[in-house]
RNA sequence: GGGCUCGUAGUUCAGCCUGGCAGAACGCCUGCUUCGCAAGCAGGAGGCCCGGGGUUCAAAUCCCCGCGAGUCCA
Numbered sequence: 001g002g003g004c005u006c007g008u009a010g011u012u013c014a015g016c017c018u019g020g021c022a023g024a025a026c027g028c029c030u031g032c033u034u035c036g037c038a039a040g041c042a043g044g045a046g047g048c049c050c051g052g053g054g055u056u057c058a059a060a061u062c063c064c065c066g067c068g069a070g071u072c073c074a
Stems, first nucleotide, its partner, number of pairs: 001073007010026004020057001028044005050066005
């Protein structure tokens, strides 16, 4: 330098192909339960989806340019 894969909640990841209310698990907070803790049960908070631009009535999703990570080739 080139090919491919990836970037979404604190963490690990779905959702993207086929545009239409942003989700799960764990973690965190509150309550119940306990002498207390853990476990269990109930409820809750937490994201402008890596950045910019474009297409569209509508973009995490499609297109373009960047940034970052992984991997392969040279």